This is a predicted structure of a 109-nucleotide RNA (SAM riboswitch aptamer (S box leader)) from uncultured Arenimonas sp. Model confidence (mean pLDDT): 85 of 100. Rfam family: SAM riboswitch aptamer (S box leader). From the family's description: The SAM riboswitch is found upstream of a number of genes which code for proteins involved in methionine or cysteine biosynthesis in Gram-positive bacteria. Taxonomically the source falls in Arenimonas (Bacteria, Pseudomonadati, Pseudomonadota, Lysobacteraceae). The RNAcentral record of the sequence draws on MGnify.
Formats: sequence, C1' cells, structure tokens
RNA sequence: CAUCGAGACCGGCUGAGGGGUAGGCCCGAAGACGCCGGGGCAACCCAUGCGGAAGUGAUUCCGCAUGAAGGUGCCAAUUCCUGCGGGGACGCCAGUCCGCCGAGAGAUG
Repeated sequence: CAUCGAGACCGGCUGAGGGGUAGGCCCGAAGACGCCGGGGCAACCCAUGCGGAAGUGAUUCCGCAUGAAGGUGCCAAUUCCUGCGGGGACGCCAGUCCGCCGAGAGAUG
C1' cells in the first nucleotide's frame, strides 16, 4: 500500500477442549482443536490478450478478460458478532433490533 459479504474436504494419528481476550453465540467423544498425507479454492506474486494514461524511447502505471506450472495464502460461522464514534427502525422510554457507515484491532499478500 492492497484485500478481507464470494470460494474450497477426504483419510490417518491423537483425545478435550476449541473459536486471540471479555460478553454473546457457536463447534466438540456421532471425536472438535492440533499434527500428517492427499485433494481442492482463490488469483497476491506470475504469464498472455485488449483498452486507456505517462514518456523521444526503452519502459512504467491503471482497468478488464483469460490461464494456473511454481512461491505464499486459504478450505465452520462476514475477520462468527459486539466491545470506540455515528446513522436508521421499533418502543410500554427501560431498552430492543439492523450483513447500515466510519474508526480501532487483527489476518493475508
């Protein structure tokens, strides 16, 4: 700096917690989490084509489409949700609800 509402599961080992924290809500002995093997998703790096911009030029940048051998990444739930600020709806004014916006934090490249 960019992206984070889409996508992608089988087998083996192990055996109790796991989803970072708190609250909530979930997953879990019909075996979660983790590890190993295989498979897959995606398209950041990468390649090709088209269009545009800058440049004398070499080239660079932007957008779109296509591809996927390799390097990362990913394969419950939006980054599971909220936690700060704002907006909207309802209200028996105590509150409840909303994949509404932004910030922060985090993840990946």